[in-house]
Context: one part of a larger RNA
């Protein structure tokens, strides 16, 4: 000059849009952040209030408990990582819950275990025991159109019911589910070229190491791991050690090349006190799930337990520095649910900061007696300076008062009509009507209303560099980005008038080009 997630310093009207712990991934008080389904299942209260005192109504509610999806997603941070971690571009030896299409089925049976009672340690936290019990939990049988294994003869392996309408009670039918198994969409794992800081004051490094056979073991490929063999791989095109680092889209600057960076936003990795571990599960080796060790904090009846804010706020501590212990699920999305709805510090939205951009005010026109006052001076005047008064006028923004849209479509009900269907019935799909849902919100936006009324400040003035005079200090107090000012007439230090630059900022520091 440009910029920054800055900070000071002096100031200081309003609003829109955007950012806001860059340190100590330090500790962490207290609240909230992941729940949901009674249309899988079985239990089943009490307060209160009515009694004819026997109950009743609360009520098959609320509650826990089995089971089912869901806690892998969204949300945080950048400690580790120089690596197939990121970028790109390719590859085969794999898997994918819910979704979507296909093709077949959903028969017949059995035993348990929570809740629960009953007894019983324990201070707690959590059990122990014995007896009942359901289910779409759990096990066997029966079936195999595809599936899977095969020596091609054969062999293997399932499943659940729930709701709704009719109904002669036989059944029929709609729909959610459920088994297998084929395809797809998603997502994911895994292999490989090529890209990715510095140091040679680091030159040698390597034993499952390299490679094969044989086994294992994953969802798959592979020393991935095992047991024999064989001596192999890497490296001055820098191994292998040290440092430092999350990568990338981007951002900043530049006329480009380039430097420089990786805040918010997006897209991937890593990690959850510190270290290791596996379970469940379609998916983790799993922030608000188990387990073990450790370090710290808390509880304790000393026998033994309990936590984990690098979620949102907020606390101490650290720092130059960085915010509300707020509302609201009304959009938008998600998780359960058939659905009403429930939960959603995700998200929308407010709060507080000039932190940065943009934008708009602080009046407008006239107005010479060139007013007072100030500063200056040759004492004549010159300047402040049409600037102020004064006269005419506006009313943005703030205020006050009243009106007032858009974020709102759904979802429900009612009537058609289609599709299923035996059925005008239950369900689904389109169409019309009604019916309501807004945190923000005292919303944007509009009218009225008063009244110039409520609203300028930093920096600088010797060159570079736009803009000078007077006091005062006397190499002293100071002043500096670099050259350099001051020792008595300082345009450079300090104050005053003027002046120039920007302006709700203005300047100093730091940082990058």
């Nucleotide at each position: 000059g440009a910029u920054u997630g800055a900070a000071c310093g002096c100031u200081g009207g309003c609003g829109g849009c955007a950012g806001g712990c860059c340190u100590a991934a330090u500790a962490c008080a207290u609240g909230c952040a992941a729940g949901u389904c009674g249309a899988g299942c079985g239990c089943g209260a009490a307060a209160a209030c009515c009694u004819u005192c026997g109950g009743g109504u609360g009520a098959g509610u609320a509650g826990a408990g089995c089971g089912g999806c869901g806690g892998a997603c969204g949300g945080g941070u950048g400690a580790g990582u120089a690596a197939c971690g990121c970028g790109u571009g390719g590859g085969a030896a794999u898997c994918u819950a819910c979704c979507u299409a296909g093709u077949a089925g959903u028969g017949g049976g059995g035993g348990a275990c929570a809740a629960c009672u009953u007894a019983u340690g324990g201070a707690a936290a959590c059990g122990u025991a014995a007896g009942c019990u359901a289910a779409u939990a759990c096990c066997g049988c029966a079936u195999a159109c595809a599936c899977c294994c095969u020596a091609c003869g054969g062999g293997g392996a399932a499943a659940a019911g729930g709701g709704g309408g009719c109904u002669u009670c036989g059944g029929c039918u709609c729909u959610c589910g459920c088994u297998a198994u084929u395809a797809g969409a998603u997502g994911a794992g895994c292999c490989c070229g090529c890209g990715u800081u510095a140091g040679a004051u680091u030159a040698g490094c390597u034993a499952g190491u390299u490679g094969g056979u044989g086994g294992g073991g994953u969802a798959a490929a592979g020393g991935c791991c095992u047991a024999c063999c064989a001596a192999g791989g890497c490296g001055a095109c820098g191994a292998u050690c040290u440092a430092u680092a999350g990568c990338u889209g981007g951002u900043c600057u530049u006329a480009g090349a380039g430097g420089a960076u990786g805040a918010u936003c997006a897209g991937c990795c890593a990690c959850a006190c510190u270290g290791g571990a596996a379970c469940u599960g379609a998916g983790a080796c799993a922030c608000g799930g188990u387990c073990c060790a450790g370090a710290c904090u808390c509880c304790u009846a000393c026998g033994g337990g309990a936590g984990g804010c690098a979620g949102c706020a907020g606390u101490a501590g650290g720092g130059a520095a960085u915010a509300u212990u707020g509302g609201a699920c009304a959009a938008u999305g998600g998780g359960c649910g058939a659905a009403a709805g429930c939960c959603u510090g995700a998200u929308c939205c407010a709060g507080c900061c000039a932190u940065g951009c943009c934008g708009c005010g602080u009046g407008u026109g006239u107005g010479a007696a060139g007013a007072a006052g100030g500063c200056u001076c040759u004492a004549g005047g010159g300047u402040u300076g049409u600037a102020a008064a004064g006269c005419a006028c506006u009313u943005u923004c703030a205020g006050u008062a009243g009106g007032g849209a858009g974020g709102a479509a759904a979802a429900g009900c009612u009537a058609g009509u289609a599709g299923u269907u035996a059925a005008u019935a239950c369900c689904u799909g389109c169409u019309a009507g009604c019916c309501c849902u807004g945190a923000c919100g005292u919303u944007a936006c509009c009218u009225a209303c008063a009244g110039a009324a409520g609203a300028a400040g930093c920096a600088c003035c010797g060159g570079c560099a736009a803009a000078c005079u007077c006091c005062g200090u006397g190499c002293c107090a100071g002043c500096a980005g670099c050259c350099g000012c001051g020792g008595u007439a300082a345009u450079a230090c300090g104050g005053a008038g003027g002046g120039u630059g920007c302006g709700a900022g203005c300047g100093u520091u730091a940082a990058u080009c």
Molecule: small-subunit ribosomal RNA, 5' domain
Organism: uncultured Gammaproteobacteria bacterium